[in-house]
Molecule: Bacterial RNase P class A
Organism: Thioalkalivibrio sulfidiphilus HL-EbGr7
RNA sequence: GGAGUCGGCCGGACAGUCGCUGCGACCUUGUGUCGUGGAGGAAAGUCCGGGCUCCAUAGGGCAGGGUGCCAGGUAACGCCUGGGCGGCGCGAGCCGACGGAAAGUGCCACAGAAAACAUACCGCCGAUGGCUCGGACCCGUUCCGGGAUCAGGUAAGGGUGAAAAGGUGCGGUAAGAGCGCACCGCGCGGGUGGCAACACUUCGCGGCACGGUAAACCCCACCCGGAGCAAGGCCAAAUAGGGGUGCAUUGGUGUGGCCCGCACUGCACCCGGGUAGGCUGCUCGAGGCGCGCGGUGACGCGCGUCCCAGAUGAAUGACUGUCCCAGACAGAACCCGGCUUACAGGCCGACUCCCCAU
Numbered sequence: 001g002g003a004g005u006c007g008g009c010c011g012g013a014c015a016g017u018c019g020c021u022g023c024g025a026c027c028u029u030g031u032g033u034c035g036u037g038g039a040g041g042a043a044a045g046u047c048c049g050g051g052c053u054c055c056a057u058a059g060g061g062c063a064g065g066g067u068g069c070c071a072g073g074u075a076a077c078g079c080c081u082g083g084g085c086g087g088c089g090c091g092a093g094c095c096g097a098c099g100g101a102a103a104g105u106g107c108c109a110c111a112g113a114a115a116a117c118a119u120a121c122c123g124c125c126g127a128u129g130g131c132u133c134g135g136a137c138c139c140g141u142u143c144c145g146g147g148a149u150c151a152g153g154u155a156a157g158g159g160u161g162a163a164a165a166g167g168u169g170c171g172g173u174a175a176g177a178g179c180g181c182a183c184c185g186c187g188c189g190g191g192u193g194g195c196a197a198c199a200c201u202u203c204g205c206g207g208c209a210c211g212g213u214a215a216a217c218c219c220c221a222c223c224c225g226g227a228g229c230a231a232g233g234c235c236a237a238a239u240a241g242g243g244g245u246g247c248a249u250u251g252g253u254g255u256g257g258c259c260c261g262c263a264c265u266g267c268a269c270c271c272g273g274g275u276a277g278g279c280u281g282c283u284c285g286a287g288g289c290g291c292g293c294g295g296u297g298a299c300g301c302g303c304g305u306c307c308c309a310g311a312u313g314a315a316u317g318a319c320u321g322u323c324c325c326a327g328a329c330a331g332a333a334c335c336c337g338g339c340u341u342a343c344a345g346g347c348c349g350a351c352u353c354c355c356c357a358u
Stems, first nucleotide, its partner, number of pairs: 001354010012323007020038007027030001040329001044340002047338005052228004064224005069083005084098001085096004099219002104217002106213003121158002123154003128151003131147006137140001166184006185208001186206004190201004232280004242271006251265005287306008324327001
């Protein structure tokens, strides 16, 4: 100097004018004045987890759903940290639904002989038993040689496929083959290290024991009640409406030819339910910042310090000026921890690789 990896942070600045809104103070009680606070790192998607609220709930099981290497962190998690294993990268580092396929069932398109109780298309062999050709002689149920023709043997090699029944070599054989042996690999057991996942092993046994797929059914382990702030609580209007008591009953209306009866209707008081509407829940919280201590770390503990939106036709804006690198994605609605997704541009730190100079 170039290329890259990881982590953290910022997300126009300043001034003026006019507005909106929460809270506090004041008095002149008004759409008042003054002071003060007023979006984000994702406020987003609403995908996980929890707080809070109401409903349900003895306990256990089934069904259903979720999670899935190990250990830890946490209120909890599908999150985070550290570790293991596998894959990628020269490396810093990155990625992984990463339990079980000798419990059972299913599936594996096309191609291919065969997709799993193995099998045989080309090829190789044809030892053995036939066939056939030639030769020999002692002329036979004989011997020698050839052919790849039938049966048969084989799975080294070729070919198919995403995947083909351990690999390499030597021996062996008619050709071959864990058929035998050596090494490598694999499985089981033991030993050592580690809390564990797992790793190592000069030990023992086994020629090797059966491909893949569980985001297929399934098995194993663990977890899970439902609904959500429009939850829930409080107050509560009427020319709406319910119940009760008392009064008036010789009232009125309807039914009916008429009487009785029945239904509706008046006034006063009381009662709860509850619509409109209002209040609350509402923001001080698993809170931010600083320091110290413990821990590899996530995180925990202690001390100090700070108060940092709370709307409900829903505020946080508009204009002007100056400057610069000319400003991206995007707007709270009960709260919090995560994940995921979007994002112009810029800053800081740690580390890796390459080149050059010394």